[in-house]
Context: one part of a larger RNA
RNA sequence: CCCUCCUUAAGGAACUCGGCAAAUUGACCCCGUAACUUCGGGAGAAGGGGUGCCUCCCUCAGGCUUAGAGUUUAUUGCUCUAGGCUUGAGAAGGCCGCAGAGAAGAGGCCCAAGCGACUGUUUACCAAAAACACAGGUCUCUGCUAAGCCGAAAGGCGAAGUAUAGGGGCUGACGCCUGCCCGGUGCUGGAAGGUUAAGGGGAAGGGUGAAAGCCCUGAACCGAAGCCCCAGUGAACGGCGGCCGUAACUAUAACGGUCCUAAGGUAGCGAAAUUCCUUGUCGGGUAAGUUCCGACCUGCACGAAAGGCGUAACGACUUGGGCGCUGUCUCGAGGAGGGGCCCG
Numbered sequence: 001c002c003c004u005c006c007u008u009a010a011g012g013a014a015c016u017c018g019g020c021a022a023a024u025u026g027a028c029c030c031c032g033u034a035a036c037u038u039c040g041g042g043a044g045a046a047g048g049g050g051u052g053c054c055u056c057c058c059u060c061a062g063g064c065u066u067a068g069a070g071u072u073u074a075u076u077g078c079u080c081u082a083g084g085c086u087u088g089a090g091a092a093g094g095c096c097g098c099a100g101a102g103a104a105g106a107g108g109c110c111c112a113a114g115c116g117a118c119u120g121u122u123u124a125c126c127a128a129a130a131a132c133a134c135a136g137g138u139c140u141c142u143g144c145u146a147a148g149c150c151g152a153a154a155g156g157c158g159a160a161g162u163a164u165a166g167g168g169g170c171u172g173a174c175g176c177c178u179g180c181c182c183g184g185u186g187c188u189g190g191a192a193g194g195u196u197a198a199g200g201g202g203a204a205g206g207g208u209g210a211a212a213g214c215c216c217u218g219a220a221c222c223g224a225a226g227c228c229c230c231a232g233u234g235a236a237c238g239g240c241g242g243c244c245g246u247a248a249c250u251a252u253a254a255c256g257g258u259c260c261u262a263a264g265g266u267a268g269c270g271a272a273a274u275u276c277c278u279u280g281u282c283g284g285g286u287a288a289g290u291u292c293c294g295a296c297c298u299g300c301a302c303g304a305a306a307g308g309c310g311u312a313a314c315g316a317c318u319u320g321g322g323c324g325c326u327g328u329c330u331c332g333a334g335g336a337g338g339g340g341c342c343c344g
Stems, first nucleotide, its partner, number of pairs: 001339008010330002014328001019325001027051005036041001038173001052095004058090014096100001108323007115315002120132002136171007148157003174310004179240003184237002186233005193228003199222002204217005241259005268302001269299001280296005
C1' cells in the first nucleotide's frame, strides 16, 4: 500500500451524476391506521405500547384423568359437582441488570410523477427494461382430402380437431372512446368494352417440280386469365393544407375572400420517453431549483388499435421531494484478519 471487516466525538447527505455503499427498520402480541379504489384492495399503511424472572392465592378458557350423581332402551355418549395433572390468556404484588424478541437469523418509511395493467419472459458470458409475452379487442383466411406448414414424393403436423374450430396480421387488463380521406397502392367484387398467348383460321405471296404435288411465309377474323376499365373496402399500405383581410384603445379574430387537395387533424392530450429556439412564460417546492410538480399553448415535428386519454393494484424499472438513519462527507482516526515485503 491492497482486500475483507469492527468502532468512532460534534455535525447529519454538507458527499455524489445519483444516499452508490453503509446504517436505520426487523420476531410475536395488542392498540391504531389516510388519500384513492376495479370494494378485492391500499394494510405489516403510517404511528404507538408490551415482551425476562419469582410468588401462595385469584379470574377465565381448553385438554387428560379419578370419584359420585343425573340423563339415555343398553353400550357408547351427554350434563353437573368435587379432586388431581396440564396448556393458554389475564390481573395483582415482588426481584435483578445499562439492556428481558438480552446472542444468531428476521421489512426502513412516506409524498408526487413517467412507462408498462397485472404473475410471467429475455440478450447462457457487460443490458431484466417502458423490450417480449399476456388474458381481452378487432380484421382476415379456412366447409374438411380445410386453410397454413414440413417434405422432389410417399407421407406427416394441423387434428383422431370441424367456424363457440384452426391459421395469419395488428392492438394489448379495465373505463371513456376510436373522427375525415378510397385520388395512389393492396385486397374483394364486376364483367359490357379495349388490349392480349398458344391455338383455330386462311385472303395473299413465295420455293421447287413437266405435272399431280410437296414445302415455306402469312393478312382479316375467332381465341383465356391478367392488365386497362367500373365499383367497394381504413382495427388494409397510407394521408389528414397555404395566403390575405376583418370587431368603437390595443391585441386577437367568432367572420369574409382566394388558391390547392382524395381529404385538409375531430375528441382527448400537449415545452411531453415527442419542444429546435429553450434554463419558453407563470405558479409551487428551496436561502438559492438547466432537474421535478401544476398550468399556459407559439404542437420546429402529439393524436385516436404502428391506438388516444385516464386508471385501483403491481414493479430488483425511471424521475423529483421528505422523515428516519448513518464514516457518503466536513476529516480523519483507532483496531482485527488476510495479502504485499524478508528468510527458508

Overview
Predicted 3D model of a 344-nucleotide part of an RNA (large-subunit ribosomal RNA, domain IV) from Caldanaerobacter subterraneus subsp. tengcongensis MB4. The full RNA is in RNAcentral, with records from ENA and Rfam.